[in-house]
RNA sequence: GGGGCAGUGGUCUAGCUAGGUAUGACGCACCGGUUACACGGUUGAGGUCGGGAGUUCAAUUCUCCUCUGUCCCA
Numbered sequence: 001g002g003g004g005c006a007g008u009g010g011u012c013u014a015g016c017u018a019g020g021u022a023u024g025a026c027g028c029a030c031c032g033g034u035u036a037c038a039c040g041g042u043u044g045a046g047g048u049c050g051g052g053a054g055u056u057c058a059a060u061u062c063u064c065c066u067c068u069g070u071c072c073c074a
Stems, first nucleotide, its partner, number of pairs: 001073007010026003020057001028044002031041001050066005
């Protein structure tokens, strides 16, 4: 230099093929429970999907540029 893959709450992750309210687990907070804690239970907060632009009524999803990581080729 050329090409592929990945980036989504604090952490890990589903969803992208085929555009239409962003999923689950762990963690966190409240409640309840316990003499108290732990386990298990109920409820809740927490993302604007790496960044920017475009297409569209509508983009995590499609297109382009770019950043980071990783792999392959040279």

Predicted 3D model of a 74-nucleotide RNA (transfer RNA) from a Candidatus Parcubacteria bacterium. Its mean pLDDT, the model's own confidence on a scale to 100, is 82. NCBI's taxonomy places the organism under Bacteria, Bacteria candidate phyla, Candidatus Parcubacteria. Rfam family: tRNA. It was read from a public genome assembly.